[in-house]
RNA sequence: GCGAGAUUGGUACAGUGGCAGAACAUCUGCUUCCCAAGCAGAAGACGCCGGUUCGAUUCCGGUAUCUCGCU
Numbered sequence: 001g002c003g004a005g006a007u008u009g010g011u012a013c014a015g016u017g018g019c020a021g022a023a024c025a026u027c028u029g030c031u032u033c034c035c036a037a038g039c040a041g042a043a044g045a046c047g048c049c050g051g052u053u054c055g056a057u058u059c060c061g062g063u064a065u066c067u068c069g070c071u
Stems, first nucleotide, its partner, number of pairs: 001070007010024002013021001018054001026042005047063005
C1' cells in the first nucleotide's frame, strides 16, 4: 500500500427497515441480628459524518480505532 471482518449500557454479546433487548455488574427496596445468597424494581448504550427511505442499529458512501490476510 491492497483486501476482509468488527465497533450496540460498566463488561462480554443478541437484534436481516417499524417501541433498542436478555445476562453479569451498579443502585434502591424486601428478606436476614449482620454479611452472603434469594426476590422485586430502577438507571444506563447503537464509534463519528453524510446519503437512500414515510421510517436506518439494520442498506449505501466516507472517516476513526481494532483484528486477520496479502504485498
Predicted 3D model of a 71-nucleotide RNA (transfer RNA) from a Minisyncoccota bacterium. The coordinates come from a structure-prediction model, not an experiment, and the mean pLDDT is 82. It was read from a public genome assembly. It matches the Rfam family "tRNA".